The RNA shown here (c-di-GMP-I riboswitch aptamer) has 88 nucleotides and comes from Paenibacillus faecis.
RNAcentral holds the sequence, with entries from Rfam.
Rfam family: c-di-GMP-I riboswitch aptamer. Rfam links the family to the GO term cyclic-di-GMP binding.
Its mean pLDDT, the model's own confidence on a scale to 100, is 82.
The organism belongs to Paenibacillus, within Bacteria.
[in-house]
RNA sequence: AUUUCUCUUUGGCAAAGCUGUCGAAAGGCAGUGACGCAAAGCUAUAGGGACUACCUCCUGUAACGGGAAAUGUCAGCCAGUUGCUUUU
Numbered sequence: 001a002u003u004u005c006u007c008u009u010u011g012g013c014a015a016a017g018c019u020g021u022c023g024a025a026a027g028g029c030a031g032u033g034a035c036g037c038a039a040a041g042c043u044a045u046a047g048g049g050a051c052u053a054c055c056u057c058c059u060g061u062a063a064c065g066g067g068a069a070a071u072g073u074c075a076g077c078c079a080g081u082u083g084c085u086u087u088u
Base pairs, nucleotide, nucleotide: 012037013036017032018031019030020029021028022027035076041081042080043079047078048077049074050073051072056068057067058066059065
């Protein structure tokens, strides 16, 4: 360089719900269960965004309340970062 043949892996994770458990809550963990996911792997004060508000502060009621606020929570919100495959 040409020809022929073959050719899209192995697999992975696990939403909601339900049960138990931890937590004030958001939510986490375990079991079950699959809605989906090419990163639905990892990373949470020190990128953004969202959620909750026990304590604390302010305010109000006869009482119940209302507001602020995260180094609390969410990575299956965006993002950062690492990996797998080779039909292209």